[in-house]
Molecule: Bacterial RNase P class A
Organism: Acidimicrobiia bacterium
RNA sequence: CGAGUUCGCCGGGCGACCGCGGUAGCCAGAUUCCCCACGGUAUCUGCUAUCGAGGAAAGUCCGGACUCCACAGGGCAGGAUGCUGGGUAACGCCCAGGCGGGGUGACCCGACGGAAAGUGCAACAGAGAGCAGACCGCCGAUGGCUUCGACCAGGUGUCGGAUGCACAGGCAAGGGUGAAACGGUGGAGUAAGAGCCCACCAGCGAGCCGGGUGACCGGCCGGCUGGCAAACCCCAUCCGGAGCAAGGCCGAGCAGGGACGCCGGUGGCCCGCCGAUCAAGUCCCGGGUAGGUCGCACGAGGUGGCGGGUAACCGUCCCCCCAGAUGGAUGGUCGCCUCGGAGCCCUAUGGCUCCGAACAGAAUCCGGCUUAUAGGCGGGCUCGCAAA
Numbered sequence: 001c002g003a004g005u006u007c008g009c010c011g012g013g014c015g016a017c018c019g020c021g022g023u024a025g026c027c028a029g030a031u032u033c034c035c036c037a038c039g040g041u042a043u044c045u046g047c048u049a050u051c052g053a054g055g056a057a058a059g060u061c062c063g064g065a066c067u068c069c070a071c072a073g074g075g076c077a078g079g080a081u082g083c084u085g086g087g088u089a090a091c092g093c094c095c096a097g098g099c100g101g102g103g104u105g106a107c108c109c110g111a112c113g114g115a116a117a118g119u120g121c122a123a124c125a126g127a128g129a130g131c132a133g134a135c136c137g138c139c140g141a142u143g144g145c146u147u148c149g150a151c152c153a154g155g156u157g158u159c160g161g162a163u164g165c166a167c168a169g170g171c172a173a174g175g176g177u178g179a180a181a182c183g184g185u186g187g188a189g190u191a192a193g194a195g196c197c198c199a200c201c202a203g204c205g206a207g208c209c210g211g212g213u214g215a216c217c218g219g220c221c222g223g224c225u226g227g228c229a230a231a232c233c234c235c236a237u238c239c240g241g242a243g244c245a246a247g248g249c250c251g252a253g254c255a256g257g258g259a260c261g262c263c264g265g266u267g268g269c270c271c272g273c274c275g276a277u278c279a280a281g282u283c284c285c286g287g288g289u290a291g292g293u294c295g296c297a298c299g300a301g302g303u304g305g306c307g308g309g310u311a312a313c314c315g316u317c318c319c320c321c322c323a324g325a326u327g328g329a330u331g332g333u334c335g336c337c338u339c340g341g342a343g344c345c346c347u348a349u350g351g352c353u354c355c356g357a358a359c360a361g362a363a364u365c366c367g368g369c370u371u372a373u374a375g376g377c378g379g380g381c382u383c384g385c386a387a388a
Stems, first nucleotide, its partner, number of pairs: 001384010012337007020052006027046005033040002054359001058370002061368005066243004078239005083097005098112001099110004113234002118232002120228002135175002137171003142168002144165002146162006152155001183201005202225001204222002207220005247294004256285005263275004301320002304317005338357008
């Protein structure tokens, strides 16, 4: 210098004016109520002060806080998770490590428990797919056949030979099929061959020794070797349901209930009692709609320092208060600057003009994951080339 990998961060800045939402002040005005109102209360408007989106506020995929409902205890069923150790309120998240795979490497990826509990599966191709198999091929030692020779002596004989046949039979090395063919390479051996035997290597072990908290690793020994649990299943751990439209409080209007009142009966009359409850009226009642309010913004909180830990994270001290709408605020215009692109002037540095600056936007809150994202900054590391 080029290429790459990983971790962390920013994601426009400053100013002016106008506008929107929250809170506070009580300065001003208007209105309601307290019979009047010095005064108080509530609402609205204005003024002043102050605060006002994100790294993902998103997807709503996990985990919790909180709330209501259900619930003696235990089991079955169902679901989720699944190497080990740690972190955490918890997690399917994070950190560290082990093993496997990829990459020259930094580094990246992994549903990564159990196949020696049991049941099961392997399409097509192929001879054969689980304690398998022989299509091509190799052999044909042995037995048989053919043929030649010798011998005995005349038989269905004996012995020997053959680069003979490939009938019985042997083999699984090589070819071929397949995702997978019952370890691999070499040697010895054989008629040809084969873990049949030997050496080395890979794998396995419900053998031993050593190291490690553990996953696991290393060594020795042993016999001789398949896969799938993202098939059922087994094992271990966890799991009640619904969700802030949860839920609490206040509560118009309409409808409902009750009392008084009204009408009738009983009575000489009143009270009382009984009946009827239609219309108007007064008062009361509970449930609860609209609506209001709380939940709801001080929290597993943030920022620094120190300490512990490889790290995730934890402890402690100082400081800070940091959106809270509910038809739903967080916006617009202008100026200067920053960054990117284009054009013009210019030898160049540079100057001028124009255009552009992402993804997106709270709604109970928090911890994660995933997805989107113009452009930019910083740290660690790797590979290649060149120079000293």